[in-house]
Small-subunit ribosomal RNA, central domain from a metagenome, 350 nucleotides, folded computationally.
Context: one part of a larger RNA
RNA sequence: CUGGGCUUAAAGGGCGCGUAGGCGGACAUAUAAGUGUCUUGUGAAAUCCCCCGGCUUAACCGGGGAAUUGCUCGGCAAACUAUAUGUCUUGAGUCAAGUAGGGGUGUGUGGAACUCUUGGUGGAGCGGUGGAAUGCGUAGAUAUCAAGAGGAACGCCAAAGGUGAAGACAGCACACUGGGCUUGAACUGACGCUGAGGCGCGAAAGCGUGGGGAGCGAAGAGGAUUAGAUACCCUCGUAGUCCACGCCGUAAACGAUGUAUACUAGGUCGCGGAGGUUCUGACACCGUCGCGGUCGAAGCAAAAGUGUUAAGUAUACCGCCUGGGGAGUACGGUCGCAAGGCUAAAACUC
Repeated sequence: CUGGGCUUAAAGGGCGCGUAGGCGGACAUAUAAGUGUCUUGUGAAAUCCCCCGGCUUAACCGGGGAAUUGCUCGGCAAACUAUAUGUCUUGAGUCAAGUAGGGGUGUGUGGAACUCUUGGUGGAGCGGUGGAAUGCGUAGAUAUCAAGAGGAACGCCAAAGGUGAAGACAGCACACUGGGCUUGAACUGACGCUGAGGCGCGAAAGCGUGGGGAGCGAAGAGGAUUAGAUACCCUCGUAGUCCACGCCGUAAACGAUGUAUACUAGGUCGCGGAGGUUCUGACACCGUCGCGGUCGAAGCAAAAGUGUUAAGUAUACCGCCUGGGGAGUACGGUCGCAAGGCUAAAACUC
């Protein structure tokens, strides 16, 4: 390389948008680039293969054929691919009418709790633990009442529930705004799928500048525990956690399962629609579209399991793997303020 693979053995890119490229629905006509068939020239000889012959045989040698799967000239064919033209509506999209939602951004606002400040009551403890101590308290703490200030997070509802591409998203109100689903079938007429590079988004921690700082709390200090205790427990506590703007670009970024499409038993539960049955009707029943779970037939799988949300049966395109360690390291390149990220070996060793 071919091949075989990627839930858990090595292996799905964190997620999306999208360039080139690859691949691509139905019908008709034309062309003949690919394709098929016949043909022209060429494809040196030797070698290899087949047949015949010469050395007593063989190796060896001579003759003939085949092969040389390639390139090329011309003719014919028109199914498929391609190209061109025309048509179509089922893929895709637009439109209209509805509809659910913690989807996003900004502004405002609410109550509970907490800490602090001031004042009242009160008068000796509080706090903390396995037990203690450090700590706080007669300069009046803890407790309790009232008033004020501040920051952060939003109890119940709440769910196997919802939304989002992923990360993620939850008090309430308003403004702006993205996407989905259902029904109709008015419009466009293949406009599609995937996507190397590229661009954007991307938890937490961390970084820069300026704010903010209640609680919590790396580092640090002290008290315990212990043989020791640079810990687990306790009392404090700085960065940080919060906001604005700018970086970083990584996670067990997980469903450890790439995206899209089609097909292949069912049962059951939940969420969002529209419809039918019943004279009307809450309800109930029936089938239907979309989404989220669970059990399970066939199949698949080393098994665990999976099973219309496939890990089944297929197709298209991308990413990735190729024994363990060395190593996601060195060197180089590139990005970053830095921390570091991305790309990525070898010697050696088992």